[in-house]
RNA sequence: AGUGAACGCUGGCGGCGUGCCUAACACAUGCAAGUCGAACGAUGAAACUCUAGCUUGCUAGAGCGGAUUAGUGGCGCACGGGUGAGUAAUGUAUAGCUAACCUGCCCCAAAGAGAGGGACAACAGUUGGAAACGGCUGCUAAUACCUCAUAUGCCUCUAAAACAUAAGUAUGCGAGGGAAACGGUUAAAUCUGCUUUGGGAUGGGGCUGUAUCGUAUCAGCUAGUUGGUAGGGUAAAGGCCUACCAAGGCGAUGACGCGUAGCUGGUCUGAGAGGAUGAUCAGCCACACUGGAACUGAGACACGGUCCAGACUCCUACGGGAGGCAGCAGUGAGGAAUAUUGCACAAUGGGGGGAACCCUGAUGCAGCAACGCCGCGUGGAGGAAGAGGCAUUUCGGUGUGUAAACUCCUUUUAUUAGGGAAGAUAAUGACGGUACCUAAUGAAUAAGCACCGGCUAACUCCGUGCCAGCAGCCGCGGUAAUACGGAGGGUGCAAGCGUUACUCGGAAUCACUGGGCGUAAAGGGUGCGUAGGCGGUUUGGUAAGCUGGAUGUGAAAUCCUAUGGCUCAACCAUAGAACUGCAUCCAGAACUGUCAGACUAGAGUCUGGGAGAGGUGAAUGGAAUUAGUGGUGUAGGGGUAAAAUCCGUAGAGAUCACUAGGAAUACCGAUUGCGAAGGCGAUUCACUGGAACAGUACUGACGCUGAGGCACGAAAGCGUGGGGAGCAAACAGGAUUAGAUACCCUGGUAGUCCACGCCCUAAACGAUGGAUGCUAGUCGUUGCUAUGCUAGUCAUAGCAGUGAUGCAGCUAACGCAAUAAGCAUCCCGCCUGGGGAGUACGGUCGCAAGAUUAAAACUCAAAGGAAUAGACGGGGACCCGCACAAGCGGUGGAGCAUGUGGUUUAAUUCGAAGAUACGCGAAGAACCUUACCUAGGCUUGACAUCCUUGGGAUUUUCUAGAGAUAGAAGAGUGCUAGUUUAACUAGAGCCAAGUGACAGGUGCUGCACGGCUGUCGUCAGCUCGUGUCGUGAGAUGUUGGGUUAAGUCCCGCAACGAGCGCAACCCUCGUCCUUAGUUGCCAGCGAUUCGGACGGGCACUCUAAGGAGACUGCCCUCGCAAGGGGGAGGAAGGUGAGGACGACGUCAAGUCAUCAUGGCCCUUACGCCUAGGGCGACGCACGUGCUACAAUGGUUAGGACAAUGAGAGGCGAUACCGCGAGGUGGAGCAAAUCUAUAAACCUAAUCUCAGUUCGGAUUGUAGUCUGCAACUCGACUACAUGAAGCUGGAAUCGCUAGUAAUCGCAGAUCAGCCAUGCUGCGGUGAAUACGUUCCCGGGUCUUGUACUCACCGCCCGUCACACCAUGGGAGUUGUUCUCACCCGAAGCGGGGAAGCUAAACUGGCUACCCUCCACGGUGGGGGCAGCGACUGGGGUG
Repeated sequence: AGUGAACGCUGGCGGCGUGCCUAACACAUGCAAGUCGAACGAUGAAACUCUAGCUUGCUAGAGCGGAUUAGUGGCGCACGGGUGAGUAAUGUAUAGCUAACCUGCCCCAAAGAGAGGGACAACAGUUGGAAACGGCUGCUAAUACCUCAUAUGCCUCUAAAACAUAAGUAUGCGAGGGAAACGGUUAAAUCUGCUUUGGGAUGGGGCUGUAUCGUAUCAGCUAGUUGGUAGGGUAAAGGCCUACCAAGGCGAUGACGCGUAGCUGGUCUGAGAGGAUGAUCAGCCACACUGGAACUGAGACACGGUCCAGACUCCUACGGGAGGCAGCAGUGAGGAAUAUUGCACAAUGGGGGGAACCCUGAUGCAGCAACGCCGCGUGGAGGAAGAGGCAUUUCGGUGUGUAAACUCCUUUUAUUAGGGAAGAUAAUGACGGUACCUAAUGAAUAAGCACCGGCUAACUCCGUGCCAGCAGCCGCGGUAAUACGGAGGGUGCAAGCGUUACUCGGAAUCACUGGGCGUAAAGGGUGCGUAGGCGGUUUGGUAAGCUGGAUGUGAAAUCCUAUGGCUCAACCAUAGAACUGCAUCCAGAACUGUCAGACUAGAGUCUGGGAGAGGUGAAUGGAAUUAGUGGUGUAGGGGUAAAAUCCGUAGAGAUCACUAGGAAUACCGAUUGCGAAGGCGAUUCACUGGAACAGUACUGACGCUGAGGCACGAAAGCGUGGGGAGCAAACAGGAUUAGAUACCCUGGUAGUCCACGCCCUAAACGAUGGAUGCUAGUCGUUGCUAUGCUAGUCAUAGCAGUGAUGCAGCUAACGCAAUAAGCAUCCCGCCUGGGGAGUACGGUCGCAAGAUUAAAACUCAAAGGAAUAGACGGGGACCCGCACAAGCGGUGGAGCAUGUGGUUUAAUUCGAAGAUACGCGAAGAACCUUACCUAGGCUUGACAUCCUUGGGAUUUUCUAGAGAUAGAAGAGUGCUAGUUUAACUAGAGCCAAGUGACAGGUGCUGCACGGCUGUCGUCAGCUCGUGUCGUGAGAUGUUGGGUUAAGUCCCGCAACGAGCGCAACCCUCGUCCUUAGUUGCCAGCGAUUCGGACGGGCACUCUAAGGAGACUGCCCUCGCAAGGGGGAGGAAGGUGAGGACGACGUCAAGUCAUCAUGGCCCUUACGCCUAGGGCGACGCACGUGCUACAAUGGUUAGGACAAUGAGAGGCGAUACCGCGAGGUGGAGCAAAUCUAUAAACCUAAUCUCAGUUCGGAUUGUAGUCUGCAACUCGACUACAUGAAGCUGGAAUCGCUAGUAAUCGCAGAUCAGCCAUGCUGCGGUGAAUACGUUCCCGGGUCUUGUACUCACCGCCCGUCACACCAUGGGAGUUGUUCUCACCCGAAGCGGGGAAGCUAAACUGGCUACCCUCCACGGUGGGGGCAGCGACUGGGGUG
């Protein structure tokens, strides 16, 4: 784009078309083929005339008349109409032939029609039967039938000659045979009919060439088969049929078989070439319930004829009969689906007739159906308060939208009324009072459907929540869906719009036009060669192909162009063009073909000297392994990562000598050589194939390719017979392992070897078929030859091979690149998404294994190639980190503290979950906190804003209650401003009550978010602009060589620059200087109560502000440089130490319970208040810690030295009391001024290795402190008690210097404290680092990849379950074809009576017999399909 469509929703009109695609299924009813009286007999109506009777309009008779039709006869019924079952050629299309033919009616021409005859229907009578339909007897006509005559013209036979030739044609003599209706009609010599012959026209029959679906898993078919002779038959050629003879005929250019199918003009699509199709219209064919058959006829083997058989239906009196809608309507059935039992012969056409006329479901019309095409309409103009409603909203608005309302106008259409055709030449109109015209009425009667994620024009809201659903492909839906459903809006088309089905296109996705085969699917394993295809130079002929022209044909319709007719269009008409085809003739001769001749460049032959693991056979050699024998000799050998099995004291292994046997041939040896490929490696000999080079003598296109075919064809395997040293499937044992039917080890059989015969496959690979020609180079190497000289182990050149690199070109890229995957030609093979499957079935081959040829159902939306960036690797290279190693100290064992899990509970609130949760949020859970539970209460609320009303704010006491709360009594009348100042009004603030907007939520979602944070990781990385390279993704830069802690820096480089990171800038500590000295300090001076307490001083310490200092700057050395090593000086040396600082990003990491926040949810409760309880439970498990287990220690006594910080509801001194916690009391201090015993340490004493003078849990009693309140559930003190624990399994953590270890001090939170936590502070103060193999993490480069939510990836097979299709299968059922035999209806043909017979009598007919034969029967075989216990694999989940 299209449709004979169907379905869903919707539906105003008209015109023109179209309408059972399925069951060639069955059919009720009506109609669809009759007509002619001018062929005939019969019958003889009406009307008319005459006569008679008479009731004068009736009856009867006669005449005339001719209606009517059953029958005889003629013509028609073979047309028209329907359908597409069969048919792959007896068909169709196209072009021819028919000298091998026919043709009723029609036209033209010629001739003719003489004489006779006997019947049969009808009818009458009789009779059978239910009917259908008959029987017998008798009568009768014809344009019915018959005989005879006539016919040089027709037919048959025929001598002769002529023309032509494949059979033939025509002329003539002769012989034989054959016609008729003088009928009908008319007033007529009219018209018509009859017979013979010739011609025409029309219609047909037959033959030939070409074209005409799929299948080779159909490869051989054929006995009337192929041909001949003779005969028969036909209108006619012919095996069309028969007899005889011969053995042919067809076939890979697809016979035969199977499946499917009416063919064509055309139709649809397409740029075309093609592809699909064959409704309507037109041509041809075939069929008419199924099968067979003939008759009649000009024509049939006959849709509405006959006979027979069969199935089915109907009638029946059961004896017997009738029927054939694939004609028009119509019915049932089938189906997704297809119309009226209409009108008319008015027109066109057909049949009959002389005609009138009759018949005509052909046809013309109407009806039904949006089934299609075309046309028209559903109104037009104005109209902004941009109404209302609806939708949305950021609440302002916006959209629908000039849309509506409203005003004006029009009347196509509609309705009503009136007029009214053409179609018809005189008459005749079904359509039809139709088309059309006029008038009136009045916007009046008339809009839907699909879509809106992308493709693809068109977006929002609500509902839903991987549900419901959508979907053409991709895909959408798991709580913010432009994708589902609804709504608003929009887009598209419009009386339609969508969906489904089918065809073509896009699809260059079967490629003729117009594709491919190295790696995506695809080169046969290799050669030889048949058919076939293709083929060098040149001359001449020919004309098959080819080119040009002419003629015929190519039906009409259709398509196209032009014009015209319906108001336009669809539609129709006329004319033209076209129908690209086929055939015939003429011409041309370049190319192809063909014939003849010539040539040498292709190909081949010959000659010559060389190269080679080319092949076959025979012979020979040495090394090694193994075995045997003997000698020497002694305890192991062998094997492995390590072992063991194994061999060995019966003498192994080792070593020496000899012997035996088999297999393979070190070195040479090399991208060297040879071969068609497979393949070929010791030496010699024999036989033998091929190639290269040179010579240029010969042949003269002899060539290339190659379907089938034939031959060769690694390894493994098979058969027969040998052989067997080593190796070695299977097998055995030992190891390894979770297992180990493996890898490793010890043995070991087929086999490997030889001969002969099979098998015929490989990643048989260059994953690259063969041949020929052409297209830059350079560097090797093998063989041969030539040339040159300097004569060599030389150079150069040529040809033939074999490699590397590389240009053009090609390629998707990788890559190929004269050995092409480039540019061309020829031939062969092969491919057409993945899986199923190289499988099943069938065929062929094979001894088998199996090979070859080779599908389908079903299933998926991919499978695949090349390259890119990452990620990953039990890949590689380099580097780093308390990563390992080297050390020190811990954890894991004990008790306790604390957090978590689990369990429990009314509740044990919630969150955090490997590293990166677990002394975490929590820098303080007895109440509060508190979010949880139980119970009691409140509902505009504990809190905010607004409105109304009342009230001073505020405050005291009592009662009830667990309290919240409720009730009662009292005190109190304020501040600011105004005024008529006794009081009132207004305002601010506060309280109470009411009302509704609202408040409130630690309710959900961290997977909707902001902010903040953890981690990789303080790792050195992450990117951009421009340029360049690449089809592109991307690359380059950022890689490389060095160097660094560092993408730090240097050098190089198609890159040049830049940004975020690194570093530095910032803070603290370490040295010095300057400034300033109180609360700090005290060197010197004074003085002293001996305390920097005081005078004094600011030098020092210190305090806190500013500076200096360190930069590889200097020296030596290595290096191109960057930089490295060493040294000096210096308080500090190579980033001096520490901190703050965290790139692009990752983990949907964490947090809605800090806060903020979208959406959702609750609203007398999921909100708020109160009391009590819980967060503290406890068989258990884990994490983080504290204290220990002791002598480097405990205890007692004495003694010494810090720093950071904190302090007013606070720190709290001296003093006194208490064993002590603490109490009394209150000096000083808002702090360099006051407030604290630092401890380890040192000295002395004691303990003496023990569950202890270690360890302190647990428990009892008595207390202190805080606080409304220490029961659940605080800390501390004293006395008493005195548990586990004696250094901790597997495993695991921290730390590289003022660090680890160890010792104490302070602070935040805080009434108090469960703090052994956390954050800081100082005191004492180590050990070790060879080094980077390994573990973990990270960085850079490179490599492989089937991974990309990225190895915690992907993914294979069995097993189990469910479903689906399919192969095998004992069999069984059906269908179809074929062969043989039997039976043999009707009928043609043959025979044929003694039966029948009027004419014709050598006659005709019949019973009956024979051949052929439909249906049927029996048996065999083949094909196809269905089912099938069981079974095999396959697919999906």
Small-subunit ribosomal RNA from an uncultured Campylobacterota bacterium, 1437 nucleotides, folded computationally. Its Rfam family is "Bacterial small subunit ribosomal RNA". Gene Ontology terms of the family: ribosome and structural constituent of ribosome.